[in-house]
Context: one part of a larger RNA
RNA sequence: GCCAACGAGUUUUAGCAUGCUGCGUGCCUAAGUGCAUUGAGCACGGAGGCCUAGCGAAAGCGAGUGUGAAUAGCGCGUUUGUAGCAUGCUAAAGACCCGAAGCCAGAGCGAGCUUGUCAUGAGCAGGGUGAAGGAGCGAGAAAUCGCUCUGGAGGCCCGAACCGGUGAGCCGUGCAAUACUCUCGGAUGACUUGUGAUAAGAAGUGAAAAGCUAAUCGAGCCUGGUAAUAGCUGGUUCUCUCCGAAAUAGCUUUUGGGCUAGCGUUAUGUGUUCCCCUCGGGGGUAGAGCACUGGAAGGUCUGGACAGGGAGAAAUCUCGCUAGACCUAUCAAACUCCGAAUACCGAGGACUAAAAACAUAGCAGUUAGACUGUGGGGGCUAAGCUCCAUUGGUCAAAAAGGAAACAGCCUAGAUCUCUAUUUAAGGUCCCUAAAUCCAUGCUAAGUGCACUUAAGGAGGUGAUUUUUCUCUGACAGUGAGGAGGUUGGCUUAGAAGCAGCCAUCCUUUAAAGAAAGCGUAACAGCUCACUCACAUAGAGAAAUCGCACCGCAGAUUCAUGGGGCUAAGCAUGGUACCGAAACUGAGGGCUUCAACCAUAUUCGUAUGGUCGGAGCGGUAGGAGAGUAUUCGCAUCUGCAGUGAAGGCGAAGGGGUGACCCACGCUGGAGCGUUGCGAAGUAAGAAUGUUGGC
Numbered sequence: 001g002c003c004a005a006c007g008a009g010u011u012u013u014a015g016c017a018u019g020c021u022g023c024g025u026g027c028c029u030a031a032g033u034g035c036a037u038u039g040a041g042c043a044c045g046g047a048g049g050c051c052u053a054g055c056g057a058a059a060g061c062g063a064g065u066g067u068g069a070a071u072a073g074c075g076c077g078u079u080u081g082u083a084g085c086a087u088g089c090u091a092a093a094g095a096c097c098c099g100a101a102g103c104c105a106g107a108g109c110g111a112g113c114u115u116g117u118c119a120u121g122a123g124c125a126g127g128g129u130g131a132a133g134g135a136g137c138g139a140g141a142a143a144u145c146g147c148u149c150u151g152g153a154g155g156c157c158c159g160a161a162c163c164g165g166u167g168a169g170c171c172g173u174g175c176a177a178u179a180c181u182c183u184c185g186g187a188u189g190a191c192u193u194g195u196g197a198u199a200a201g202a203a204g205u206g207a208a209a210a211g212c213u214a215a216u217c218g219a220g221c222c223u224g225g226u227a228a229u230a231g232c233u234g235g236u237u238c239u240c241u242c243c244g245a246a247a248u249a250g251c252u253u254u255u256g257g258g259c260u261a262g263c264g265u266u267a268u269g270u271g272u273u274c275c276c277c278u279c280g281g282g283g284g285u286a287g288a289g290c291a292c293u294g295g296a297a298g299g300u301c302u303g304g305a306c307a308g309g310g311a312g313a314a315a316u317c318u319c320g321c322u323a324g325a326c327c328u329a330u331c332a333a334a335c336u337c338c339g340a341a342u343a344c345c346g347a348g349g350a351c352u353a354a355a356a357a358c359a360u361a362g363c364a365g366u367u368a369g370a371c372u373g374u375g376g377g378g379g380c381u382a383a384g385c386u387c388c389a390u391u392g393g394u395c396a397a398a399a400a401g402g403a404a405a406c407a408g409c410c411u412a413g414a415u416c417u418c419u420a421u422u423u424a425a426g427g428u429c430c431c432u433a434a435a436u437c438c439a440u441g442c443u444a445a446g447u448g449c450a451c452u453u454a455a456g457g458a459g460g461u462g463a464u465u466u467u468u469c470u471c472u473g474a475c476a477g478u479g480a481g482g483a484g485g486u487u488g489g490c491u492u493a494g495a496a497g498c499a500g501c502c503a504u505c506c507u508u509u510a511a512a513g514a515a516a517g518c519g520u521a522a523c524a525g526c527u528c529a530c531u532c533a534c535a536u537a538g539a540g541a542a543a544u545c546g547c548a549c550c551g552c553a554g555a556u557u558c559a560u561g562g563g564g565c566u567a568a569g570c571a572u573g574g575u576a577c578c579g580a581a582a583c584u585g586a587g588g589g590c591u592u593c594a595a596c597c598a599u600a601u602u603c604g605u606a607u608g609g610u611c612g613g614a615g616c617g618g619u620a621g622g623a624g625a626g627u628a629u630u631c632g633c634a635u636c637u638g639c640a641g642u643g644a645a646g647g648c649g650a651a652g653g654g655g656u657g658a659c660c661c662a663c664g665c666u667g668g669a670g671c672g673u674u675g676c677g678a679a680g681u682a683a684g685a686a687u688g689u690u691g692g693c
C1' cells in the first nucleotide's frame, strides 16, 4: 500500500410538540398486595397527578379580578381533556465515536542503571625529577652557611594497563536507541574498581547541570479515580421525492465559541394583507451656487502713521505691510439663496395567482465570506489591499456555451430520452462548426489580429477647415546684376558693410542694407536681402481629426492560443450562416393545483382514474416515501439431498432508485413469502483496530 472482518446519535428518567390508539355523562394508576410462574403474566390498589376558573405580592374577591377616589381607562382572564405507544427536540447522565498534555490517591513497586554514604577486599609497566632528614668535609667570633655522599618526598613530570571523552572523520533504516578510527585529558590520587549494605517520589541524592533516581525526570514506574476534560482536529455507513439558507445586528474575559433577532423548512390559521400602477407627502443627497460660515486669486478705492527698502535738501513720491468696501473669476464632508433621480411613508385602483404576505407552533443551519458593477472612507483616486453602502449581480450551493486554459466576467439556470428545430453570448482561412461574403475608406508599421504602455519627439500618411501669393507670371530652379558719395564719423597699430561706440543719409537706378552671414592682420574674396530675364502652374503658412513611427533593453523559436495573415488588420454599414443541457418539437416520469368520475366514509375527508395548468440545479438544513440486514410472533397446513444458505458469472426480466426475481456452475443443510413487532440495522476514508498478502 491493497484485501477482508470489525468500527460512531445509544439507553434510562423527566419535559415540550406532532401523529396514532383507548376511554371521555373526565382520564390514569404509583408504591404495594394477591394469584400464577418455561408468560411481552393476570387481578386488586384512586394515596396521588392532570383537567374542570381566574385575578392579585397577599388578605381576598370571583366570570371576573388587579390597579385606582372611580360604576373611567388599562393589564391578565371569561373553560376541557387524559393515559399509553411512536417520532423529533431539550435536560441530567461517558451521551455520536476516537484523540491530549495533565490532576489526585496507594502504610503500592523500584538504588542489579545512576548519585551520595558505610563495611570489606583488589589494582596502578617503565622512565624522570630529587624536598625534608642523615653522614662526612669545609667556612665563620657566633648566628649560621657552603660542598660531597646518602636519602626518596610530591592532589610532582613523561608514559602503558586502568579511568575518561578534547578535536576531526566515519556512522546516521548504524556493528551500536551514542558505536568505530585517528587524536586527546588523568594515570599514588579529592585515584580506579569487585562484593555486600544503605537513602525514594513533593521524596532521595547532588564538588549544583534542575543533573541522577533501571533507554522514563521542572516531580519515576504501576494500578486506581477514569469512558478525566477538550468552545479543538479528524471520522460518522442505503435510496428516491419536495423546498432550500447564512457568512448580518445586539450582548458576551467576547471575536475560529455561544444566546436572541434576521434568513430556511414543516404544520395549522387569516384570506390578498404581497408585488405592480396612480395620486399625495416629508426630505436636503447628486448637481449647482456664493445669499450665510470659512478658504483662496487678480484689480480699483478708502483707512492705519505702520516695522521697513529706494529717490530727494525737504515737502513729498514710490515699493511694501495691515484692515475694510466694491468689481471680476472661484473652492468646501463637518457652507447653503437653491435642488433632483431613486428610495421611504400613506391613500386609492387594477390584475393574476398552481404566486405571495402575515400570525402561531415544531425542527434547524448560519453569525471566517469571495469577486464584480455602482456610490464612498483609509491608502499613493497603489494592491488579487482594507472598511462601509447598494438586503445590485454571480460564486459560495450552478452544470452547459463563450472568454486559448481561467469559482466570482459575458450568455444561460441541467426532470429523463431523441444523429429534430430556432437562437444567445461569441464567432465564420486551417487547426475548428460556420463568409477566403458584400460596400466604402484607412494602415505599410507584421502596426495589428484578446487587454494594456506615458511625457516628449518627428517634411510618415489620409481627411477636413482657415488664410497668403499667383498667367499684370507666384514658390523652387537657371543666367545676370547686387552700384556711386565712401575706407560714413569716432576709436584703433589697423577697423575699408561685417572687434566696439554714434549716426544710419544722399545719389544712380530694374534693383542694391552706411549691410543678414562666411572670410582677412587690415584689405581682398564668397554669399544674402533686393532687382531683371528665361521657363512655367500652382506655391506657401497654420488649425483639427484618423491610422501609423521613435521613445520601447533579457535570457526555450515562448508567443495574436498556434499555423499563419497585407487581410485572415483597423473603422463604418449590410446580408447570410455556425453556435448551449436556453427556446421550440416528439415521447415518458414525478410534484402540486383546479375540474369531473368511481369506491370507501365516522360526512370532515381519504384513495384511485381522466383531462388541463404550473413546476421539478442545489451545500448547511427542514419535510415526505421507501430498500436492505438480524431476531421474535403469526401466516403460506410455503421451499429444500430430484440440493437450503453462502460463493462465482459485465450477458435474461422487473423497479426512478436503494434493490428484487430468474438461469448456469459451485456448495452440501437448512431457508424463505406476507403482516406486525424489536434492533449490537447498511463503510471508502477516522496518521482507524485486528488478520492476510
Base pairs, nucleotide, nucleotide: 001693002692003691004690005689006688011093012092013091014090015089016088017087018086019085020084021083022082023081026050027049028048032044033043034042035041054061055060064076065075066074067073096235097234099232103225104224105223106222108221109220115199116198117197118196119195120194121193122192123191124189126158127157128156129154133150134149135148136147137146138145139144162186163185164184167182168181169180201217203213204212205211238626239625240624241623242622243621248261249260250259251258252257262366263365264363265362266361267360268359269358270357272355273356276349277348278347279346280345281344287338288336289335293332294331295330297328298327299326300325301324302323303322304321306320308319309318310317311316369395370394371393372392373390374389375388376387377386378385400411401410402409415588416587417586418585420584422582426578427577428576429563430562431561435575437574438573439572440571441570442569448565449564456550457549460547461546462545463544464543465542466541467540468539469538477534478533479532480531481530483507484506485505488502489501490500513528516527517526518525589616590615591614592613593612595610596609597608598607599606600605627682629679630678631677632676633675634674636672638671639670646666647665648664649663652661653660654659
The part of an RNA shown here (large-subunit ribosomal RNA, domain II) has 693 nucleotides and comes from a Candidatus Parcubacteria bacterium.